Order: sequence, then C1' cells, then structure tokens
RNA sequence: GGGUUCGUAGUGCCGAGUCCCGAUCGACAUCGGGAACGGGGGAACCAAUUCUUGGGGUGCAUCGCGCGACCGAGCGCGUAGGCGACUUCCGACGCCGAACCCGUCAGCUCACCCCGUAGGCGUUCGGAGGCUCGGG
Repeated sequence: GGGUUCGUAGUGCCGAGUCCCGAUCGACAUCGGGAACGGGGGAACCAAUUCUUGGGGUGCAUCGCGCGACCGAGCGCGUAGGCGACUUCCGACGCCGAACCCGUCAGCUCACCCCGUAGGCGUUCGGAGGCUCGGG
C1' cells in the first nucleotide's frame, strides 16, 4: 500500500416502506392514535358482452424452450421487466428476474369502504447533454 471477513457508529442507496404523539420498557420490540405515502374494493356514463383450460390482486419479478408419452412439481437455459449512488439518453458489463394474498368474486368508477408502511444493501466502465456546488 492492497484484499477478505466480522462488529460498532455515522452517512448514504433500492423501495410506498416515512414522520409525529401516547402507553409499556433498562433498551430493543410491541400496542393505540394521527399525518403523509402506496395499493385494493366499489355507481352512473362508457367499455366489454358470453367462457372451469377458473379468475383476480400486491410486486420489476412475466413469457418461452429443454430435461425421452402426457400433466404437475422441480431443475437448467433464455426472456418481458427491474437495479447498479445528482439526473436524461446511448453502449458495454454485473446482479435480480422471487415470494405472497383473495377463494369461484372483482372492467372503468363519484360518494363510500378496506389494507400496507416490510425487506435488502455500500452500487462497474465509457460517450453525449442537463442540473448543482466550488475556484478564477
């Protein structure tokens, strides 16, 4: 000087995932209330009409192919899509491409009703433009 792993504190990132008050507590956690943010259900008008191969929803997370009949599961290879630290576009590269819920029922949707505020991390390189900060 460089690399790897673990821990603490600070700071920051993806994401709706945040903030405030009260109760409890050594603290964390938990419970109650509120704000903000995100999502679902739900008229008229409009749209669609039919429908068990059930269908629908949250989420970036879908859709294919293969694994010696067929179906399902699983695995593998791709893929729509998402992420890579001010930001937009382009190229390369890397990673993810999960999981869960409703229960035969849901188009849109005023009023109205309901639910969620988790989790995972320290973030590559190049080109063009924008924004911001600092110096002259």
Record summary:
A computed fold for a 136-nucleotide RNA from a Dehalococcoidia bacterium, annotated as c-di-AMP riboswitch aptamer (ydaO/yuaA leader).